This is a predicted structure of a 72-nucleotide RNA (transfer RNA) from Tieghemostelium lacteum.
Its mean pLDDT, the model's own confidence on a scale to 100, is 83.
Its Rfam family is "tRNA". By type it is a transfer RNA. Its family is annotated with triplet codon-amino acid adaptor activity in the Gene Ontology.
[in-house]
């Protein structure tokens, strides 16, 4: 260098056009003599980056980049 596939919350991953959620962690509060462990709320997201399409994009398209396979 060619092709494929990856990138989404602090980690792991879900979401294939109507605008973003689980688990796990973190915080707060309940419980508790204190903790864990269980319970109930919150907070954390330019959806890797720029352009296009579209009424409307994490998703479709083009290009750039990471990072993984594979060929030469």
């Nucleotide at each position: 260098g060619g092709c494929u596939g990856u990138g989404u919350a602090g980690c792991a991953c879900a979401g294939u056009g109507g605008a973003a959620g689980u688990g796990c962690g973190a915080u707060u509060g309940g419980c508790u003599a204190c903790g864990a462990a269980c319970c109930a709320a919150u907070a954390g997201g330019u959806c890797g980056c720029a352009g296009g399409u579209u009424c409307g994009a994490a998703a479709c398209c083009u290009g750039c980049c990471u990072c993984a396979g594979u060929c030469g």